The RNA shown here (small-subunit ribosomal RNA) has 1479 nucleotides and comes from an uncultured prokaryote. The sequence is in RNAcentral, with records from ENA. The coordinates come from a structure-prediction model, not an experiment, and the mean pLDDT is 82.

RNA sequence: AGAGUUUGAUCCUGGCGCAGGAUGAACGCUAGCGGCAGGCCUAAUACAUGCAAGUCGAGGGGGAAGGCUCACUUCGGGGAGUACACGACCGGCGCACGGGUGCGCGUAACGCGUAUGCAACCUACCUUUAACAGAGAGAUAGCCCCGAGAAAUCGGGAUUAAUAUCACAUAACAUUAUGAUAUGACAUCAUAUUAUAAUUAAAGCUCCGGCGGUUAAAGAUGGGCAUGCGUGAGAUUAGGUGGUUGGUGAGGUAAUGGCUCACCAAGGCGACGAUCCGUAGCUGGUUUGAGAGGAUGAUCAGCCACACUGGGACUGAGACACGGCCCAGACUCCUACGGGAGGCAGCAGUGGGGAAUAUUGCACAAUGGACGCAAGUCUGAUGCAGCAAUGCCGCGUGUGUGAAGAAGGCCUUAGGGUUGUAAAGCACUUUCAGACGUGAGGAAAAGUUAAUGGUUAACGUCAGAAGCACCGGCUAACUCCGUGCCAGCAGCCGCGGUAAUACGGAGGGUGCAAGCGUUAAUCGGAAUUACUGGGCGUAAAGCGCGCGUAGGCGGUUAGUUAAGUUAGAUGUGAAAGCCCCGGGCUCAACCUGGGAACUGCAUUUAAAACUGGCUAACUAGAGUAUGGUAGAGGAGAGUGGAAUUUCAGGUGUAGCGGUGAAAUGCGUAGAUAUCUGAAGGAACACCAGUGGCGAAGGCGGCUCUCUGGACCAAUACUGACGCUGAGGUGCGAAAGCGUGGGUAGCAAACGGGAUUAGAUACCCCGGUAGUCCACGCCGUAAACGAUGUCAACUAACUGUUGGGCCGGUUUGAGCUUAGUGGAGCGUAGCAAACGUGAUAAGUUCUCCGCCUGGGGAGUACGGCCGCAAGGCUAAAACUCAAAUGAAUUGACGGGGGCCCGCACAAGCGGUGGAGCAUGUGGUUUAAUUCGAUGCAACGCGAAGAACCUUACCUGGUCUUGACAUCCCAAUAAUCUUUAAGAGAUUAGAGAGUGCCUUCGGGAACUUGGAGACAGGUGCUGCAUGGCUGUCGUCAGCUCGUGUCGUGAGAUGUUGGGUUAAGUCCCGCAACGAGCGCAACCCCGAUCCGUUGGUGCCAGCACAUAAUGUGGUGAACGCCAGUUAGACUGCCGGUGACAAACCGGAGGAAGGUGGGGAUGACGUCAAGUCAUCAUGGCCCUUAUGACCAGGGCUACACACGUGCUACAAUGGGCAGUACAGAGGGGCGCAAUACCGCGAGGUGGAGCCAAUCCCAGAAAACUGCUCGUAGUCCGGAUCGGAGUCUUCAACUCGACUCCGUGAAGUCGGAAUCGAUAGUAAUCGCGAGUCAGAAUGUCGCGGUGAAUACGUUCCCGGGCCUUGUACACACCGCCCGUCACACCAUGGGAGUGGAUUGCAAAAGAAGUAGGUAGCUCAACCUUCGGGAUGGCGCUUACCACUUUGUGCUUCAUGACUGGGGUGAAGUCGUAACAAGGUAACC
Repeated sequence: AGAGUUUGAUCCUGGCGCAGGAUGAACGCUAGCGGCAGGCCUAAUACAUGCAAGUCGAGGGGGAAGGCUCACUUCGGGGAGUACACGACCGGCGCACGGGUGCGCGUAACGCGUAUGCAACCUACCUUUAACAGAGAGAUAGCCCCGAGAAAUCGGGAUUAAUAUCACAUAACAUUAUGAUAUGACAUCAUAUUAUAAUUAAAGCUCCGGCGGUUAAAGAUGGGCAUGCGUGAGAUUAGGUGGUUGGUGAGGUAAUGGCUCACCAAGGCGACGAUCCGUAGCUGGUUUGAGAGGAUGAUCAGCCACACUGGGACUGAGACACGGCCCAGACUCCUACGGGAGGCAGCAGUGGGGAAUAUUGCACAAUGGACGCAAGUCUGAUGCAGCAAUGCCGCGUGUGUGAAGAAGGCCUUAGGGUUGUAAAGCACUUUCAGACGUGAGGAAAAGUUAAUGGUUAACGUCAGAAGCACCGGCUAACUCCGUGCCAGCAGCCGCGGUAAUACGGAGGGUGCAAGCGUUAAUCGGAAUUACUGGGCGUAAAGCGCGCGUAGGCGGUUAGUUAAGUUAGAUGUGAAAGCCCCGGGCUCAACCUGGGAACUGCAUUUAAAACUGGCUAACUAGAGUAUGGUAGAGGAGAGUGGAAUUUCAGGUGUAGCGGUGAAAUGCGUAGAUAUCUGAAGGAACACCAGUGGCGAAGGCGGCUCUCUGGACCAAUACUGACGCUGAGGUGCGAAAGCGUGGGUAGCAAACGGGAUUAGAUACCCCGGUAGUCCACGCCGUAAACGAUGUCAACUAACUGUUGGGCCGGUUUGAGCUUAGUGGAGCGUAGCAAACGUGAUAAGUUCUCCGCCUGGGGAGUACGGCCGCAAGGCUAAAACUCAAAUGAAUUGACGGGGGCCCGCACAAGCGGUGGAGCAUGUGGUUUAAUUCGAUGCAACGCGAAGAACCUUACCUGGUCUUGACAUCCCAAUAAUCUUUAAGAGAUUAGAGAGUGCCUUCGGGAACUUGGAGACAGGUGCUGCAUGGCUGUCGUCAGCUCGUGUCGUGAGAUGUUGGGUUAAGUCCCGCAACGAGCGCAACCCCGAUCCGUUGGUGCCAGCACAUAAUGUGGUGAACGCCAGUUAGACUGCCGGUGACAAACCGGAGGAAGGUGGGGAUGACGUCAAGUCAUCAUGGCCCUUAUGACCAGGGCUACACACGUGCUACAAUGGGCAGUACAGAGGGGCGCAAUACCGCGAGGUGGAGCCAAUCCCAGAAAACUGCUCGUAGUCCGGAUCGGAGUCUUCAACUCGACUCCGUGAAGUCGGAAUCGAUAGUAAUCGCGAGUCAGAAUGUCGCGGUGAAUACGUUCCCGGGCCUUGUACACACCGCCCGUCACACCAUGGGAGUGGAUUGCAAAAGAAGUAGGUAGCUCAACCUUCGGGAUGGCGCUUACCACUUUGUGCUUCAUGACUGGGGUGAAGUCGUAACAAGGUAACC
């Protein structure tokens, strides 16, 4: 310090999650030691048991039980004395400290923090100072006696003491009252001094050292009260308050005060957030952070509150009191049922709760506290120990050497690699821990020092001590096996569907380490609430627009002040903590000394620039006055013409109207059309304009009246009067609402007609609200410039509106200057980009509004407004990891432009109808093997299924195998043959003894045996190679360098021409290059020369019955090898002087001359595991191998591709011509003979330019048929044959005779081809024993048409839109159905807090007091005073009733929302999304 995740990729915006730190933690696995620290975060829940506050005999009466001594004794006891560390009692002090808890009735408060104040206060013990302590009285507990009770406890009687209690005396610098004097300017106030009167004190003990007592004044300590400031959330809580706010007087208190009461006044609080609701102890600090901040308030320390719940007072210096009292309540316990007792939020401990938190330990030795003169006693404060890795810190689990790189594990390309110097082995050390023995030293003058406590040198023994998480990216670390969208993982992205570095295991590795991970909550990263430090045109975000209140901000000059501001000083900011410098534990954690800091607050002194206040001035902001200018600015009244419609009348006749096409509708009762007249309503053509006006909404014929604002010129005046603007208030399109009018046209709803699968739509015919007017509501719009308002500054340029100035001109036009308004470009700058750019989205400034991931949702609830519709304000649960913006490249569009192609058109011929052939689907079957499935499967793999092929089925057989390699043994191999069987196979017989040799043996073949292995047309073409199809022989696809852009990318490759072509030329921030195009290759078209064998024969001369048959010839043709030729080369025109195009000449051929081969980057997970190869998986007496028979040939049907036809451009018969290219030895086969024929017999020739297949057929010439199911057509069937083959039954081809079906040119639709082409005619070949209408070739005859690119299909380039990128076979919306989740409404129901009005009234305090009662004092002895009890009044807790508010839970039913793999219906949006979309 960052990094992951939205996209095909990019840059933003923006959320989500991660790496770090920290914890009073918990859970999982693991665990050697020590030091230090911390340890119920939940039930302030209930508590058994023990302990946690006593002490003083130097206050007192006394002397229980126990100890010691002595006398007595019936030996059981009992008396006296003594001392004590003395039980109980009276008395004093303490128990208000220390310790605990932090829930909530608590508390949002002077509770806490900080700073002040008290002239409004108290303070036991302690310290200092001054003074004093004389003399009396009456009781009472204890003890004793009696009594009640179960107990707790209580009553009566007798007797007694005190530092207990009371009265008297003395007493002031005390208190009160009344005066006086002085000072404070005065004063009824304050201070000081003083006079008189009244009232109030005391206690003794002693060890003789002391310890105490009373009064007063001070101090110290501790407390009380008051005040400024600070200290959370909600406005869906806006008004709250009756002792309430203040005054006077009184009471009360230590003291001020409505603290309380009487009277008086009507105040006091609140948008700077009162009141209400819900939450919470506060702080020093802790944690995180660079800081500012955020979160937090365990341990330690300060303050506060509380002590079973609620109320109350008493005592006391101090309490309304944790281990005190009284009352009420709940709960628990004891009981003899009459009554009693209790309060662990003290220390341990128990139950319960909970994910979770310890011992019913030791000691007062230390520190501290209470009491005491002291010794000392008490002390669960405290000091120690115990438990648990809870945390922090430290140490250890060895060190060195050691390669045969051991064994084992894992991986492997089989070689090796890795674990790994790791281990073993050798040498050394002994920290830590443990055990044994010996045991030094230390322990300060004396004493004391508990515990299972601490410390302890030296010697010997290595026998004791490592785990956890992770290894796809973020994030350091990789392989194998298993699993197969299963099991599972996951913090986010995501992994897993047969080769998982992501699941589980293993090996290896990485990180940390006595710990390691996980979970929870917290800060950081997050500049993701932005003070430091963010934004608002399009990402979330500017109120629809004005006016204006509070508030905020504010021009120039001078003076003054000192609130803000700045500087200094003083006080404070507890200690601890953090930080710095030191010190002490071996170090560290830890402890400790000093310093700094505590950024704050208060007081005080100074300064006066800036802000503020006050005063005085100014004119540049703002405004006023005068004169002009333009304008659909607003309101009201009037008025005009065109058009539509309706009505009346005329003319006139059959249609009109409407649409993509129609129909509904209107019309013979006279429409439409046309003419005349009338009525009525609404809107204002042309002008008209990125023109004008207005704050916005908005405003458009003309005239008048009233009226707002803006602008210009020149002066004068006021003198900061200004800007913004929360609340508030006004205006505010359309639609809608209310009342009353009006209604021509248009037109929601509605009706009808069409369209459609449907059509509650789009289209058509009608049509009501409404649209219009008046008045009143509503208050919203994509109310948009998606851009708040005011002000200032910052390049140029070009239009435009209204005005002004100067000059000149007949007018018009033009020129110059500076403002106002409105536009277009554009520099700098800004911006994610798009863009913006003086009308800023630039640079500054003022104020307001608004935003903080998407959805849920602008929704629910509540409130306010509204007649309603609805508006304003405005959440949460839940859910997702994205949602969004701009730009890029593609793809796509029922977007656009340009161009091409048998793409359409033009023409020719077909398919689709028939019969048959063939392939496919389907069906059937034991099997009908498998694959190919839009174009690009379907006469395809298959260039040829009777057996074989063959992979399928049935049956019969084999198991190292039909085939390969290795090992062992045997035997030659091989041939002939018999029997059984369907055959495979099984059982026999016979013939045959080989080759090389170093004589050991070896090689080949065959048979048998054992195991490694063979074998698989089994699966996966979505694991693959190779090959192939297709877009497409379309013209494209890219790269280097440079440049542009933040970037993806762009440029080049676009543009202007041109081409078949990214072909070429020109231009250009591009310049070049590569793969494609073209050319180079082959065939054929022309020619020259060369070669003549099996080809040729013109010339010459012969031979032959005839034929180049033979001689001859080498011209021609042909053969086959090399050349030439064609390149827009030449001419003319067009074009831009280019490229190129058009025409022409010459030429066999003319503009790539015609064909072929040749297929860029890539697309389709295209096809093929059944050609072959191959990973993985599967089978192994079978999914392998062999055999026989069957099947692949089935047949209601559907489709594709073909053949033959339907006839006269023809059929039949007869005759006569002309090819090319092929094939031939398991072959082609002639002449000849036989058969009607298929064919047979036979075998000349040919290994082929020689011989053969081999007759070419259409054509041509005659004859016949005469439009018919025919002399067309040939299917089907019957019979008879031929050939091939081991074998034609399932299931071959062909021949002959007979039979003679459908079919008379084919619906919708659809295919081919542009010239030697289509069409038509035959010939050949491969496969092959045989078996083509198929396929591949060959030649013969030989057309028609192309205006053209609107349309269909496909393609190329440019551009445009996009919510698509698996890319339109895309994306995606809503209802319905189902499941789950959270939530709103809901007749209600149940609980909680709280307000108001009442009831009630325990204990207690205060007031009153008729009853009862009373030691001290007084007394006239009767009594009085005083006190107590009782009664009563006031206040008041629990409790009760009524009625409201708020809130929680629940509720039949119901509303919408979210999520879910494949459901249903449509197709609303994204392209012009097929009716542009949206508000």